[in-house]
RNA sequence: GCCCUUUUAGCACAGUGGUAGUGCGCAUCACUCGUAAUGAUGAGGUCCUCGGUUCAAACCCGAGAGGGGGCA
Numbered sequence: 001g002c003c004c005u006u007u008u009a010g011c012a013c014a015g016u017g018g019u020a021g022u023g024c025g026c027a028u029c030a031c032u033c034g035u036a037a038u039g040a041u042g043a044g045g046u047c048c049u050c051g052g053u054u055c056a057a058a059c060c061c062g063a064g065a066g067g068g069g070g071c072a
Base pairs, nucleotide, nucleotide: 001071002070003069004068005067006066007065010024011023012022013021018055026042027041028040029039030038048064049063050062051061052060
C1' cells in the first nucleotide's frame, strides 16, 4: 500500500427496512434473626462519525475513524 472482517446498555452478545432486546452486572422491594441464594420491579442507549437512498435506516449505499486478520 491492497483486500477481508468487526463496531448496538458497565461486560458478553441478539436484532437482515416498520416502537432497540437477552444474559450477566447494578438499584429498589419481598423472603431471612442476618447474609447468600431465590422471586418481583426498575434504571441504564446519539446503535463509532459524517453524508446518501427510502414514506420510514441499527439494518441498504459511499466516505472517514477505531479493533482483528490476510497478502505484499
Overview
Predicted 3D model of a 72-nucleotide RNA (transfer RNA) from Penicillium bovifimosum. Taxonomically the source falls in Penicillium (Eukaryota, Pezizomycotina, Eurotiomycetidae, Aspergillaceae). The prediction has a mean pLDDT of 83.